[in-house]
C1' cells in the first nucleotide's frame, strides 16, 4: 500500500464486499502448565439467611451468671452464706466516629462536568505552631426499682442516683459591635494598621507520682508530668459560591419569559444574589439558536488513524447524582443523611386484624430476564481507616486463595540418526507418485505434570522486661524522647525457589484449499442436498455442495456472530465537487453577515516572540531498575499542540484621524434599438351575410366516408360586418435581468453604447432571510368571439382504435381587473473582479491617411458569431462570451428505487405550490467513448435477387419420401433456406437394428489357463427351425525318441474365471467427416504512429475489377490466409507411335474382308498457343473501359477439382473412433414366422398426361461413354410375347450387350373423353430365387379411372444453356419413373437496378451484445412484506384551571404545663408561694408531595376498511419507449 464487483470490451463517476488493528464479550470445536490481569454491558428488577459501624471505664453511675473453692445446716444431694469468676459480659448516661470508606449511573444538555480564574461576598471537627485560661455554685435524668397497658412492637406512671451531660454567676482579651481621630494600599462599594471610649460573651474534668513549702496518724490540700476542655491568633486540609471559554442531535420545535429583569427597603444565609416578601419601573432571552421534543452522567484516559480526525467512557483515578418511590426537616464542624428520623405511595413479611415490621445500586449468595458474567471462601499477616493515653477492638476497605481459555505473555507436548523408500492409505497414463525421514529400528537430553526432602522474602513495628543516656522537676519519683539486648506476630501456605528419583513415558486441536487469498485431486450428489463476506457455485466428468487423501494457515487454541475504527479523499480543515455522471437558485433589488483601492499617523483588539503560573496521579513515550524471560511493576525524564498572566515587536488584518484618484458615481454633447406603458389608424387574407352571374357537383385522402349542394353549393364579381394576427423588409441581425420583445403614428418612460473634458472622493462586490417581476396552461368576475381548437360527436383505419387521418365543434385562445407562482424557466455553464496566441464575420458609436463624396484602407471601445494554440476536461469538448490561471460571495450536492411521494407546516377560491422523509428493498443505477449486431436511417455496389424470356409445379392418375394416424411392431435418424427420390448405389428369407414364439449363457467373435480329442465324413430319432439327444468312419502335418510315447503349431469340444458383446443412452464430453452463410472477398499479423484506454491507423477516400483485382493519394511500411495463377478436362495445331483403330492412293472382297498403306479420323504420350502481345478512342503518360484485326479462341475460352478467418452447442455415438453412464441367464447371442409395404387424411420430390409441332402402322439414317467370366452372349430354332433351346466368339479400340431415339419418307386418325389419356380390375404366363400369399418385375389378352392445361401461390435456367430425345452404369439372385454419367436435335430474353430476397464496402442512430426471434412499459389476476389514511379503542408524558392537603419548616397565638434564672412575700431555714424571663404540648395561618376533577398539547400501541409502494417462475390484455421504435 490496495483488491474484488456495473460492460462484449474500455476510461470515468458512484454504491456495496473484502483484506487490518481492537473488545467487560457470546457461540461451536477442542483443551498440557505457569505468571498477570478481568469477570450482570440485560430488569435503577424483587430479594431468603449471614457479614459490612464501632469505639472509649484513663468522662459516669449501677452491674449478673455458669463454674470452682469454703464454711454452716441436714432429709447424702438440696438449700443458705462467703470468697473467686470480676468491676467481667450485656444494657444505660456521656464523649468522638458513623457526612470516610464501599456501590450504582436512574436522573442531569446544568456552571453538571473540563480548563483558567474571583471570593474585597464564606465556613472549616479531628491535625501543627503560638498567646491567654482551666474559677464559684445549682437543678435534673436515664439505667435501676415499683405499678399499668399491649399479641407483639413498645408505652405510660411513681421513686432512687451520677457525670467532660445540663444550667446560673464571676473574670476576660490583639474577639464581636457601635463612635471618634489618623496611615497605608485599592479605587466599585472597600482592605490591612494604629489611637481612645463604651456595650457583649468562656470553660470540665481525668490519669500516674511525689512531699520540697503548709497542716499531718493515713493523708488532705498542694506540687508536677500526661491528657482533656475554654478562648484568642497563624497554618494547614476540606468544603460553599460567582464568572470568562468550553462540552449532543432536531427548524417537520420560532418566538419565550410576571419574580419574569432591573432598583429600593426588609428578611433569610456561614456567605454574594428574587434566595424571599412589599413596593416602583418595563424590562430581560432570541437566527451567533431562545423555547420545546428526544438522547446521555462528565472528565483524565481507551480503541483506531500516517496525521487531522472519528468511535467510546468497563477494570484504575477525579467530579458529579443517587440510595424502593415522592416530599421534608432534624443532630451535626460537615446531611437535607445507602446499612439515621417523620409523612404519603407501591410492593413484601408477621398479626389475636386492634396494630406492627422491611428497603444488597455494600460482599458473598437466591430467584427472574439474558446470548452472557465467580465462592452464602480465608485473614486482619501487610497498607488504609474509626475509636482508644494505652493494650487493644472493628473493618466483605483491603491482602490473599476459589471458580471462568475472558485477556495479555511465557513454556511444554521431546532431540540426532535413520530408504528395504516398510506395511497400509490415497491416486494412477498401472509405469509410477505421495502421505515419507515420516513410522519401526539404534542412540540421547529431562522442562513441564508426578513423587520424595530441603527452604527464602513479604516482620517493620507496636508492646512488655533490663540496662543505659537526656529532658521536666524539689526529686535518684513519675512521665517523655533516645539506644541496645531479649521475648512476640504469616491469611496465603503441602506457597516460590532448589535438590533428588523414574520415566519419551501423561499432553494438539481448529479453521480453511473457485478469485480476491496462502493452499489440489479422487468419490457421492444432479437446480437436488446444499454453499454463499462479495462475485457467484450446484441441471451427470462440481479444485465452490458432503466425505475421503493431501496441502496451507494459526495454535493451546482456532473459527463464527455482534460492535467500533480504518481502508472511505465515501462529508474532503488538512483533502471532493456542481456543461453531459448526483449537483447553479427562473430572473432581479436589497437589510443582516462576508470579502474589500493607493497613502500617512496613532493604537495593539488579532498576529509574532520572550518570561511565569497551571495543564492531579496514573496511562502513552524515551532511559534505567526488579520478578531465570515477557506480560507486569519501580524510579527518573520528556510530552501535554491548552488556559492564564506579563515584557516587548508593528509587518499585515482591524481601529481611529488626515489625505489621494485609478474602482464607483454625476455632469455635457450624440447616434442605435421588436425596451416598457397608454391612445389612435391601416392594409393584405380567412369567415360570415347581402345581391349579381352560373350549373351539379364541392370538399377530403394513401383511398374513402361523414359534411355542404337542386330550397342553387363549390366557382366567380360587387357590397357590407366582425374579431384575431401584422406577409416581404427578417439577417446565428437588435433590444431587455430574465420570462419576453416584430403594421404605421403620436403621448409617457427605463437602460446601454460613443467622445470629450469637469466634479465628488472608496460611496464598492455578493447577498440567508426579504420584497419585486416571472412563459404557456389554468381559476374568478364582466365583456369579446373571425380563424385556430383540449372536451365532445360523427366518418374512416384496425384483430381492437377511447389514437395517429377526415368532418364538425364547446371551454380556451382576445381585452379588463384579480389571483396562480411553474417549464427542457438550458448556455442544462451563479455574480463580481483581473490576467492569458492568432485568424475571421457582424450590429452600434468614434479617430486616421489621400484635396473631397461614395467604396476601400488602418485602427479604438462596447456587444454578437465562428475557427483555433496553450491549459483544462474521463472523453465529448471548452477555450479572451473559459468548461484556462486567480480573488471574494451566494446557492446546490453525497449510490439506485420507494420519492420530489406520506405526515406536519406555510401559500392558494380550486387546481396545486413550497419545505420534504422514513421502513422496505436491489449491487448496482449512470456518464462518455469503442467494436460489432441490428435499423419499417442514408449513400454505392454485386448476384436468374427483380424486371424480360422459355419450361414446369400447385389441379388428375400413379411412383417415391415425410407428417399424422394405426397396429404386437409398423426399427432409428433426419426438421426453414441448409429435412421430406434424405442415410438407403436397391426392405420378399437374409438385410434387420422393430414385433411374436421357441432357443442358449465364458456365449455368434477375441485373448489366456487346464483337461480330452485331434482334423474330418457319415447318418438316426425329435421339432417350424434354432437346437436337443445319439451312432458309426477316421486318424493326417512338424520336432524328439529304439518303441511304447511325449511335446509342438493350426483345428474341435468340456471346465471355471479373468473377460467378451450391445444399431443400449448421451453428437450439449468428444475426434473425424459433413452441410451452410459461400466461389461471397473478406479475414488477420509484426514494426512503426495516435489514442489514459477498449481501439484506430494499415483495411479509409478518388478510380477501377469478377475479386482488398490493381492504379493513385495517404502516417504508415511491409507480410500471411483467402482472390488470382499453378493441376484435371474440353476446343486448335505440331511431333512420335500405327494394333484390335483408319482407308486417301494401288490391288481385292458380299463386307477395310484380304494384300498393302502411315496420309486422313482416332488412339495416347510429349509439346505449342491467348499475353489486353498489336491498332484507334476515353483515362492522370495511370489502373482499366470502348471498338478493332489476326486467330481454333478475347479480355477469367467453356467446365471440373480447389472452400480463409469464422457461424449455426447446425449434422452424425446407427459408418468409424472414442470419454463417462447403463446391461450381463440380458439391452447380449441364435431361429422361425411377421413388420419396416397398413391407410380418413395433409405435404414434398418425381413420372406419365391431358394430344394433330401429335398417336397408330410401315420404310429408313446418325451417337457418345460404359459394362462382361457364378459374365456379356452373336447365329440358328420354338413361342404373339415376355422368354426358351442350342451355343460361336469374347478376360474385350478384336466379341457382345447393342435396336440408338427424337430425327427423315409414307400412309392413317380429324378435335371427340377419342385410334388421346394409361390407372385399376379380371384372366392367362415369362424369368429369378428354397420360397412371390402377406410383398418382385416383365409379357399376352381383355378391361379403359380421372384428366379437356390447372386459384392463391411458387421453383428453375442467360448457349451447346432452357427445352426435348433416347443410351449406359453403380447397387443387384431379382427389382428404378430415383442416382450417377452419355452423347443427338437444339431456342427465347436481359430496357435496365424503382422495388422483393440475400449478400459486400462506407456512414449515421441505438437504453441491443444470447446481439430487434433483442430491449423493454403499464393496467388486471395471485402470493407475501413494510407502510399512509382511518369511525374509533388503549397507553405514556406533559401544560393549564379548580378541589382537597400529609409530614415539616417559619410564623403567630396566650386558654394549658412547666425543676433550675430574676424579683417579691413568707418561713421551722429544710423550703413554700406569687409574679416574670425562658420552654413545651395544642390552636390557627403561610408553603407544599402523593390524590382527585376538568381541559389541552406531544407520542406511541392496536382497528373494520380503504390508498398507493416493493418483491416474486414461464400468468392476462396489449406495444408506450430504445433505429426516423413505424405519429
Nucleotide at each position: 500500500a490496495g483488491a474484488g464487483u456495473u460492460u462484449g470490451a474500455u476510461c470515468c463517476u458512484g454504491g456495496c464486499u473484502c483484506a487490518g488493528a481492537a473488545u467487560g464479550a457470546a457461540c461451536g470445536c477442542u483443551g498440557g502448565c505457569g505468571g498477570c490481569g478481568u469477570g450482570c454491558u440485560u430488569a435503577a428488577c424483587a430479594c431468603a439467611u449471614g457479614c459490612a459501624a464501632g469505639u472509649c471505664u484513663a468522662a459516669c453511675g449501677a452491674g449478673a451468671a455458669a463454674g470452682u473453692c469454703u464454711u454452716a445446716g441436714c432429709u447424702u444431694g438440696c438449700u443458705a452464706a462467703g470468697a473467686c469468676g470480676a468491676g467481667u459480659a450485656a444494657a444505660g448516661u456521656g464523649g468522638c466516629g458513623a457526612a470516610u470508606g464501599g456501590g450504582u449511573g436512574a436522573g442531569u444538555a446544568a456552571c453538571g462536568c473540563g480548563u483558567g480564574g474571583g471570593u474585597a461576598g464564606u465556613c472549616u471537627a479531628c491535625c501543627c505552631u503560638u498567646g491567654a485560661a482551666u474559677u464559684c455554685g445549682g437543678a435534673a435524668u436515664a439505667a435501676c426499682u415499683c405499678a399499668u397497658u399491649g399479641a407483639a412492637a413498645a408505652a405510660u406512671g411513681g421513686g432512687c442516683u451520677a457525670a467532660u451531660a445540663c444550667c446560673g454567676g464571676a473574670u476576660a482579651a490583639u474577639a464581636u459591635u457601635c463612635u471618634u481621630u489618623u496611615u497605608a494600599c485599592a479605587c466599585g462599594a472597600g482592605u490591612a494598621g494604629a489611637a481612645a471610649g463604651a456595650a457583649u460573651u468562656a470553660a470540665a474534668g481525668a490519669u500516674g507520682g511525689c512531699c520540697u513549702c503548709u497542716g499531718a496518724u493515713u493523708c488532705a490540700a498542694g506540687c508536677u508530668a500526661u491528657u482533656g476542655u475554654u478562648u484568642g491568633a497563624g497554618g494547614a486540609u476540606g468544603a460553599g459560591c460567582c464568572c470568562g471559554c468550553g462540552u449532543g442531535c432536531c427548524a417537520u420545535u420560532a418566538g419565550c419569559u410576571a419574580g419574569u429583569u432591573g432598583g429600593u427597603a426588609a428578611g433569610g444565609u456561614a456567605a454574594u444574589g428574587g434566595c424571599u416578601u412589599a413596593c416602583c419601573a418595563a424590562g430581560g432571552c432570541u437566527a451567533c439558536g431562545a423555547u420545546g421534543g428526544c438522547u446521555a452522567g462528565c472528565u483524565g484516559g481507551u480503541c483506531u488513524g500516517a496525521g487531522a480526525g472519528g468511535a467510546u467512557g468497563a477494570u484504575c483515578a477525579g467530579c458529579c447524582a443517587c440510595a424502593c418511590u415522592g416530599g421534608a426537616a432534624c443532630u451535626g464542624a460537615g446531611a437535607c443523611a445507602c446499612g439515621g428520623u417523620c409523612c404519603a405511595g407501591a410492593c413484601u413479611c408477621c398479626u389475636a386484624c386492634g396494630g406492627g415490621a422491611g428497603g444488597c445500586a455494600g460482599c458473598a449468595g437466591u430467584g427472574a430476564g439474558g446470548a452472557a458474567u465467580u465462592u452464602u471462601g480465608c485473614g486482619c499477616a501487610a497498607u488504609g481507616g474509626g475509636g482508644g493515653a494505652a493494650a487493644c477492638c472493628c473493618u466483605g476497605a483491603c491482602g490473599c486463595a476459589g471458580c471462568a481459555a475472558c485477556g495479555c505473555c511465557g513454556c511444554g507436548u521431546g532431540a540426532g540418526u535413520g530408504a528395504a523408500g516398510a506395511a497400509g492409505g490415497a491416486u494412477u497414463u498401472c509405469g509410477g507418485u505421495u502421505c515419507g525421514u515420516a513410522a519401526a529400528g539404534c542412540u540421547c537430553u529431562g522442562u513441564c505434570a508426578a513423587g520424595u526432602g530441603g527452604a527464602g522474602a513479604g516482620a517493620a513495628g507496636c508492646u512488655a522486661u533490663u540496662a543505659a543516656u537526656u529532658g521536666c522537676u524539689a526529686a535518684u519519683a513519675c512521665c517523655a524522647a533516645u539506644u541496645a539486648a531479649u521475648a512476640u506476630u504469616g491469611a496465603c501456605g503441602g506457597u516460590a525457589c532448589c535438590a533428588c528419583u523414574a520415566a519419551a513415558g501423561g499432553a494438539a486441536g481448529c479453521a480453511c484449499c473457485g478469485g480476491c487469498u496462502a493452499a489440489c485431486u479422487c468419490c457421492g450428489u444432479g437446480c437436488c442436498a446444499g454453499c454463499a463476506g462479495c462475485c457467484g457455485c450446484g441441471g451427470u466428468a462440481a479444485u465452490a455442495c458432503g466425505g475421503a487423501g493431501g496441502g496451507u494457515g494459526c495454535a493451546a487454541g482456532c473459527g463464527u456472530u455482534a460492535u467500533u475504527c480504518g481502508g472511505a479523499a465515501u462529508u474532503a480543515u488538512u483533502g471532493g465537487g456542481c456543461g453531459u455522471a448526483a449537483a447553479g437558485g427562473g430572473c432581479g433589488c436589497g437589510c443582516a453577515g462576508g470579502c474589500g483601492g493607493c497613502u500617512a499617523u496613532a493604537u495593539a483588539a488579532g498576529u509574532c516572540a520572550g518570561a511565569u503560573g497551571u495543564g492531579a496521579a496514573a496511562g502513552c513515550c524515551c532511559c534505567a531498575g526488579g520478578c531465570u524471560u515477557a506480560a507486569c511493576u519501580u524510579g527518573g525524564g520528556a510530552a501535554g499542540u491548552g488556559c492564564a498572566u506579563u515584557u516587548g515587536a508593528a509587518a499585515c488584518u482591524a481601529u481611529a484621524u488626515g489625505g489621494c484618484u485609478u474602482g464607483a458615481g454625476u455632469a455635457u454633447g450624440g447616434g442605435a434599438g421588436a425596451g416598457g406603458g397608454a391612445a389612435g389608424u391601416g392594409g393584405a387574407a380567412u369567415u360570415u351575410c347581402u345581391g349579381g352571374u352560373g350549373u351539379a357537383g364541392a370538399g377530403g385522402u394513401g383511398a374513402a366516408a361523414u359534411u355542404c349542394g337542386u330550397a342553387g353549393a363549390u366557382a366567380u364579381c360587387a357590397g357590407a360586418a366582425g374579431g384575431a394576427a401584422c406577409a416581404c423588409c427578417u439577417g446565428u441581425g437588435g433590444c431587455g435581468a430574465a420570462g419576453g420583445c416584430g403594421a404605421c403614428u403620436u403621448c409617457c418612460u427605463g437602460g446601454a453604447c460613443c467622445a470629450a473634458u469637469a466634479c465628488u472622493g472608496a460611496c464598492g462586490c455578493u447577498g440567508a432571510g426579504g420584497c419585486g417581476c416571472g412563459a404557456a396552461g389554468g381559476c374568478g368576475u364582466g365583456g369579446g368571439g373571425a380563424g385556430c381548437g383540449a372536451a365532445c360527436a360523427g366518418g374512416a383505419u384496425u384483430a381492437g382504435a377511447u389514437a395517429c387521418c377526415c368532418u364538425g365543434g364547446u371551454a380556451g385562445u382576445c381585452c379588463a381587473c384579480g389571483c396562480a407562482g411553474u417549464a427542457a424557466a438550458c448556455g442544462u455553464u451563479g455574480a463580481u473582479c483581473a490576467c492569458u496566441a492568432u485568424g475571421u464575420g457582424u450590429a452600434g458609436c468614434g479617430g486616421g491617411g489621400a484635396a473631397u463624396u461614395a467604396a476601400u484602407c488602418c485602427u479604438g471601445c462596447u456587444g454578437u458569431g465562428c475557427u483555433g494554440a496553450a491549459g483544462c476536461u474521463a472523453a465529448c469538448g471548452u477555450a479572451u462570451u473559459a468548461a484556462g490561471u486567480g480573488a471574494u460571495c451566494c446557492g446546490c450536492c453525497u449510490g439506485g428505487g420507494a420519492a420530489g411521494u406520506a405526515c406536519g407546516g406555510a401559500c392558494g377560491c380550486a387546481a396545486g405550490u413550497u419545505u420534504a422523509a422514513a421502513a422496505c428493498u436491489c449491487a448496482a443505477a449512470g456518464g462518455a467513448a469503442u467494436u460489432g449486431a441490428c435499423g419499417g436511417g442514408g449513400g454505392c455496389c454485386c448476384g436468374c435477387a427483380c424486371a424480360a424470356g422459355c419450361g414446369g409445379u400447385g389441379g388428375a392418375g400413379c411412383a417415391u419420401g415425410u407428417g399424422g394416424u394405426u397396429c404386437a411392431a409398423u426399427u432409428c435418424g433426419a426438421c426453414g433456406c441448409a429435412a421430406c427420390g434424405c442415410g438407403a448405389a436397391g426392405a420378399a428369407c437374409c438385410u434387420u437394428a422393430c414385433c411374436u414364439g421357441g432357443a442358449u449363457u465364458u456365449g455368434a467373435c477375441a485373448u489366456c489357463u487346464c483337461g480330452g480329442g485331434a482334423a474330418u465324413u457319415u447318418u438316426u430319432a425329435u421339432g417350424a427351425a434354432a437346437g436337443u439327444a445319439g451312432a458309426a468312419a477316421g486318424u493326417g502335418c512338424c520336432u524328439c525318441u529304439u518303441u511304447u510315447g511325449a511335446g509342438g503349431a493350426g483345428c474341435c469340444u468340456g471346465a471355471a474365471g479373468a473377460c467378451a458383446g450391445g444399431u443400449g443412452c448421451u453428437g450439449c464430453a468428444u475426434g473425424g467427416c459433413u452441410g451452410u452463410c459461400g466461389c461471397c472477398a473478406g479475414c488477420u499479423c509484426g514494426u512503426g504512429u495516435c489514442g489514459u484506454g477498449a481501439g484506430a491507423u494499415g483495411u479509409u477516400c478518388g478510380g477501377u475489377u469478377a475479386a482488398g483485382u490493381c492504379c493513385g493519394g495517404c502516417a504508415a511500411c511491409g507480410a500471411g490466409c483467402g482472390c488470382a495463377a499453378c493441376c484435371c478436362c474440353u476446343a486448335u495445331c505440331u511431333u512420335u507411335a500405327g494394333u484390335u483403330g483408319c482407308c486417301a492412293u494401288c490391288a481385292u472382297u458380299u463386307a477395310g474382308u484380304u494384300g498393302g498403306g502411315a496420309a486422313c479420323u482416332c488412339u495416347a504420350a510429349a509439346g505449342a498457343u491467348a499475353c489486353u502481345a498489336c491498332c484507334c478512342c476515353g483515362g492522370u503518360a495511370a489502373a482499366c473501359g470502348g471498338g478493332g484485326a489476326u486467330g481454333a479462341a478475347g479480355g477469367u475460352g467453356g467446365g471440373g477439382a480447389u472452400g480463409a478467418c469464422g457461424u449455426c452447442a447446425a449434422g452424425u455415438c446407427c459408418u468409424c473412433a472414442u470419454g463417462g453412464c447403463c446391461u450381463u441367464u440380458a439391452u447380449g447371442u441364435c431361429c422361425a414366422g411377421g413388420g419396416c409395404u397398413a391407410c380418413a387424411c395433409a405435404c414434398g420430390u418425381g413420372c406419365u398426361a391431358c394430344a394433330a409441332u401429335g398417336g397408330g402402322c410401315a420404310g429408313u439414317a446418325c451417337a457418345a461413354a460404359g459394362g462382361g467370366a457364378a459374365g456379356c452372349a452373336a447365329a440358328c430354332c420354338c413361342g404373339c410375347g415376355a422368354g426358351g433351346g442350342c451355343g460361336a466368339g469374347c478376360c474385350a479400340a478384336u466379341c457382345c450387350c447393342a435396336a440408338a431415339a427424337a430425327g427423315c419418307u409414307g400412309u392413317u386418325c380429324u378435335c371427340a373423353g377419342u385410334u388421346c389419356g394409361g390407372a385399376u380390375u379380371g384372366g392367362a404366363g415369362u424369368c429369378u430365387g428354397u420360397a412371390a400369399c402377406u410383398c418382385g418385375a416383365c409379357u399376352c389378352c381383355a378391361u379403359g379411372a380421372a384428366g379437356u392445361u390447372g386459384g392463391a401461390a411458387u421453383c428453375g435456367c442467360u448457349a451447346g444453356u432452357a427445352a426435348u430425345c433416347g443410351c449406359g452404369g453403380a447397387u443387384c439372385a431379382g427389382c428404378a419413373u430415383g442416382c450417377c454419367g452419355c452423347g443427338g436435335u437444339g431456342a427465347a430474353u436481359a430496357c435496365g437496378u424503382u422495388c422483393c430476397c440475400g449478400g459486400g464496402c462506407c456512414u449515421u442512430g441505438u437504453a441491443c451484445a444470447c446481439a430487434c426471434c433483442g430491449c423493454c412499459c403499464g393496467u388486471c389476476a395471485c402470493a407475501c412484506c413494510a407502510u399512509g389514511a382511518g369511525a374509533g379503542u388503549u397507553g405514556g408524558u406533559u401544560g393549564u384551571g379548580c378541589c382537597a392537603g400529609a409530614a415539616g419548616u417559619u410564623g403567630u397565638u396566650a386558654g394549658g404545663c412547666u425543676a433550675a434564672c430574676u424579683u417579691u412575700g413568707c418561713u421551722u431555714c429544710g423550703g413554700c408561694a406569687a409574679a416574670g424571663a425562658g420552654g413545651c404540648a395544642g390552636g390557627c395561618a403561610c408553603c407544599u408531595a402523593a390524590g382527585g376533577u376538568a381541559u389541552g398539547g406531544c407520542u406511541g400501541a392496536u382497528a373494520a376498511u380503504u390508498g398507493g409502494g416493493g418483491u416474486g417462475a414461464a400468468g392476462u390484455c396489449g406495444u408506450a419507449a430504445c433505429a426516423a421504435g413505424g405519429u

Overview:
RNAcentral holds the sequence, with entries from SILVA. Predicted 3D model of a 1527-nucleotide RNA (small-subunit ribosomal RNA) from a metagenome. Rfam family: Bacterial small subunit ribosomal RNA. Its mean pLDDT, the model's own confidence on a scale to 100, is 83.